[in-house]
RNA sequence: GCCCUCGUAGCUCAGGGGAUAGAGCACUGGAUUCCUAAUCCAGGUGUCGCUGGUUCGAUUCCAGCCGAGGGCG
Numbered sequence: 001g002c003c004c005u006c007g008u009a010g011c012u013c014a015g016g017g018g019a020u021a022g023a024g025c026a027c028u029g030g031a032u033u034c035c036u037a038a039u040c041c042a043g044g045u046g047u048c049g050c051u052g053g054u055u056c057g058a059u060u061c062c063a064g065c066c067g068a069g070g071g072c073g
Stems, first nucleotide, its partner, number of pairs: 001072007010025004018056001027043005049065005
């Protein structure tokens, strides 16, 4: 330098054109307990990496850039 994959919640990830953007874990408050753990109830805290394009509509499709991993030279 070229090619491929990935980037979504604190962490691990799902979602591949129309939903109020989700799950598990973690976390916070409460119940229970002498206290803790476990259990139960409630709570999502996110410019969907950035910019632009396509579209009536983009987290999703396209391009460029940035970042991570891998391959080739």
Molecule: transfer RNA
Organism: Acidobacteriota bacterium